[in-house]
RNA sequence: UAAUGAUAAGGGCAAACCAAGGGAAACCUUGAGACGCAAAGCUAUAGGGGCUUCAUCGACUGAGUCGAUAUGCCAGCCAGUUGCCGAA
Numbered sequence: 001u002a003a004u005g006a007u008a009a010g011g012g013c014a015a016a017c018c019a020a021g022g023g024a025a026a027c028c029u030u031g032a033g034a035c036g037c038a039a040a041g042c043u044a045u046a047g048g049g050g051c052u053u054c055a056u057c058g059a060c061u062g063a064g065u066c067g068a069u070a071u072g073c074c075a076g077c078c079a080g081u082u083g084c085c086g087a088a
């Protein structure tokens, strides 16, 4: 230095649920909360995958229903990339 990850040290993040707010929704922000995580740090048209469907288009049709479609959303799905510590 690299791979790797321990009954180590210093710590870090924070699921679900709840409250307030934003959004058509997925979901996000803040507070409380703690399931867990060696990257649960960062990266989303321009790696894959998933979620929503306001608008748009099409079909059926009793103001509606169904389908298609993201430059919307998810990184705690895989992936890319950066990084603390130093046992075996």
Base pairs, nucleotide, nucleotide: 005085012037013036018031019030020029021028022027035076041081042080043079047078048077049074050073051072056068057067058066059065060064

The RNA shown here (c-di-GMP-I riboswitch aptamer) has 88 nucleotides and comes from Litchfieldia stipae. The prediction has a mean pLDDT of 84. RNAcentral holds the sequence, with entries from Rfam. The source organism's lineage runs through Bacteria, Bacillati, Bacillota, Caryophanales and Litchfieldia.